[in-house]
């Protein structure tokens, strides 16, 4: 880097540094941000995919390891189907994990 499989309406923030943009990309909307966002670092926490552990028929528990995550449904829409509409379902794209390459 692409491929396969699974999940994506739950959950979890403080401090320091920096200083103007940020919410993946394009378009539209909406929101966050000089009362300091985003990012990075430290600590704390959430979760339970993998490994190890405990009980077990399924399954459940626990959280010291490898990841991940800690505004808003993956912030919402864009494509398709249904529908009078509101909306619902699916897809695409993306994210994360595991696996094989």
């Nucleotide at each position: 880097c692409g491929c396969u499989u699974a999940u994506c309406u739950a959950g979890a923030g403080c401090a320091g540094u920096c200083g103007a943009g940020g919410g993946a990309c394009c378009c539209g909307g909406c929101c966050c941000g000089u009362a300091g966002a985003c990012a990075c670092u430290g600590c704390a926490g959430c979760a339970a995919c993998c490994a190890a552990c405990c009980a077990u028929c399924a399954u459940g528990g626990a959280a010291a390891g490898g990841u991940g995550c800690u505004a808003a449904c993956u912030c919402c829409g864009g494509c398709a189907g249904c529908g009078a509409a509101a909306g619902c379902u699916g897809g695409a794209a993306g994210a994360u994990a595991a696996g094989a390459g």
Description:
Predicted 3D model of a 101-nucleotide RNA (SAM riboswitch aptamer (S box leader)) from an Anaerolineae bacterium. NCBI's taxonomy places the organism under Bacteria, Bacillati, Chloroflexota, Anaerolineae. The prediction has a mean pLDDT of 88.